[in-house]
C1' cells in the first nucleotide's frame, strides 16, 4: 500500500423567525368546576419506532382429577423475569488465515419413500466385459447359438452393499491374510458436560432421508390496554304528586330497552375447568332475529427487568455495589417549515504548487444531494430496510528498515 475479515458507535451541528402536542407557573373570559384564550418555562420519536415471529411484564377468566389427543423445543454448560434470544466450549462442513456455516436427539423399535439415467435403488443387480462347457460356421484371424459361474473391469447415477495390495481361482470373490478407514463392545487417562487421547476384542461392512409418519427427553391454561375499572348519559316501562271532566301535559324517582321465536328451572336449559371423553363444579336463566337508543370523559398511562458514570467479580454473555439524572404520552392523532454559517459527498468554470509525462494535491465562485423510516399499554429479542460516516482488533500478500 493492496486485499479481507469481525466488533462496536453516529445517522448532521449552531444560530435567528414563525408553527404544534402534554404538563407546570401567572393573567383573563366564565358566580364556581369544567372549558377555552394569552403569556412564561421544562420536555417532545427509532437504530430500526416498522414487521408483529418469539419471550415475559400488566389486566381480566379459570385454577377437583384421570385418559386421549394438540403445540413447541432439540449438541453441551452458563446467562436471563422468560425465550426459538446472547455467551463461551464440543462436534461435522468451508477457507492459506484473521474467521464463516450449520432447524445439531434417535435411520439395530416400526412404517413408507429414493425423480431423471440405469440392466439393477436395498436380504439389488449380469448390459458390455471376463471365464468353463456344449453346438454351428469359417477366408483358419476369428464370429454366432445356448447353458452355467463371476461384482475385479467398463458404462449411468447424489448414491451400485468397505479402500487397497496380495494368496487362492477356469475367470472371479472379505472366500482367507496384512495394514488402512468404518461400526460394536470393553479397559485405562482428561474433562463439570458435550466430548478428546490412548490400548484391547469383535464379526469382517452396516446406503441416504425424521423441515416423512414415528420414538426418546423437557416445556405449554384462555384472551388480550378495543384487557380492565370508575363517572355520565339514553330510547322504552313501572310508581308517586301536580293541573285538567277527560285525552294529555309537566315534575320527582326506580329500573336501564322494546316486539317476536327457540330451550329449560331438579326428568334441569346453559356455563366453567385450553380441545375431546368421563368425571367434578356453579347453576335460573341462556341462545337467535328484528327495531331503537348511547356510542362522551376519566383512570389504567409514562420511575421502568430505566439512561448514565465509575468500581468490584466473571474468558464472555451477565450479575452486584455506588453515585446521578427524570427522558414523548396524542386519540382526526403534536414533534414541522423557512432563512444563514458551517461539516460530510458529487458535478462544473478558473487559479496556483508538485511531476519529463500521465496525474495529484490546495484555494475561490456557483449548482445539486443527504436515506431507511415515524410512538399509541410496556419490556426484552430475532428479522427486515438504510443516503453517508468514524473508530479499533485481526488476517493474508508484497515492499522498505
Nucleotide at each position: 500500500c493492496g486485499a479481507g475479515c469481525c466488533g462496536g458507535c453516529c445517522g448532521g451541528g449552531c444560530g435567528g423567525u414563525c408553527g404544534c402536542g402534554u404538563c407546570g407557573g401567572u393573567c383573563c373570559c366564565c358566580a364556581c368546576c369544567a372549558g377555552g384564550g394569552a403569556u412564561c418555562g421544562c420536555c417532545g420519536a427509532g437504530g430500526a419506532a416498522c414487521g408483529u415471529c418469539c419471550g415475559g411484564g400488566c389486566u381480566c377468566c379459570a385454577c377437583a382429577g384421570g385418559g386421549c389427543a394438540g403445540g413447541g423445543u432439540g449438541g453441551u454448560g452458563g446467562g436471563u423475569a422468560a425465550c426459538g434470544c446472547c455467551c463461551a466450549c464440543c462436534c461435522g462442513g468451508g477457507g492459506u488465515g484473521a474467521c464463516c456455516c450449520g432447524c445439531g436427539g434417535g435411520a439395530c423399535a416400526g412404517u413408507g419413500c429414493c425423480a431423471c439415467a440405469g440392466a439393477a435403488a436395498a436380504c439389488a443387480g449380469a448390459c458390455c466385459g471376463c471365464c468353463g462347457g456344449g453346438g454351428g460356421c469359417u477366408u483358419c484371424g476369428g464370429c454366432c447359438c445356448c447353458c452355467g459361474g463371476u461384482a475385479a473391469g467398463g458404462g449411468u447415477g447424489a448414491a451400485a452393499c468397505g479402500g487397497c495390495g496380495g494368496u487362492g481361482u477356469a475367470a472371479g470373490a472379505g472366500a482367507c491374510c496384512a495394514c488402512c478407514a468404518g461400526c460394536g463392545c470393553c479397559c485405562g487417562g482428561g474433562g463439570u458436560g458435550a466430548c478428546c487421547c490412548g490400548g484391547g476384542c469383535g464379526g469382517c461392512u452396516a446406503g441416504g432421508u425424521a423441515a416423512a409418519c414415528c420414538c426418546c427427553a423437557c416445556c405449554c391454561g384462555g384472551a388480550g390496554c378495543a384487557a380492565g375499572g370508575u363517572c355520565a348519559a339514553g330510547a322504552g316501562g313501572g310508581g308517586c304528586c301536580g293541573c285538567g271532566g277527560a285525552a294529555g301535559c309537566g315534575g320527582c324517582u326506580c329500573u336501564g330497552c322494546g316486539c317476536g321465536g327457540a330451550c329449560g328451572a331438579c326428568c334441569g336449559a346453559g356455563g366453567g375447568c385450553g380441545g375431546c371423553c368421563c368425571g367434578c363444579c356453579c347453576g335460573a336463566g341462556u341462545c337467535c332475529g328484528c327495531g331503537g337508543g348511547u356510542a362522551g370523559a376519566c383512570c389504567g398511562c409514562a420511575c421502568g427487568a430505566g439512561g448514565c458514570c465509575g468500581g468490584u467479580g466473571g474468558c464472555a454473555a451477565c450479575a452486584c455495589c455506588g453515585g446521578u439524572c427524570c427522558c414523548a404520552g396524542a386519540u382526526g392523532g403534536a414533534u414541522g417549515a423557512c432563512c444563514g454559517c458551517c461539516u460530510c459527498c458529487c458535478c462544473g468554470c478558473g487559479g496556483g504548487c508538485c511531476g519529463c509525462a500521465a496525474g495529484g494535491c490546495c484555494c475561490c465562485c456557483g449548482g445539486g444531494a443527504g436515506a431507511c423510516a415515524g410512538a399509541a399499554c410496556c419490556c426484552g429479542g430475532c428479522g427486515u430496510a438504510c443516503a453517508g460516516g468514524c473508530c479499533g482488533a485481526c488476517u493474508c500478500g508484497u515492499c522498505c528498515g

Predicted 3D model of a 401-nucleotide RNA (Bacterial RNase P class A) from Streptomyces sp. MAR4 CNY-716. It matches the Rfam family "Bacterial RNase P class A". The family's RNA type in Rfam is ribozyme. The gene name in the source record is rnpB. The sequence is in RNAcentral, with records from ENA. Taxonomically the source falls in Streptomycetaceae (Bacteria, Actinomycetota, Actinomycetes, Kitasatosporales).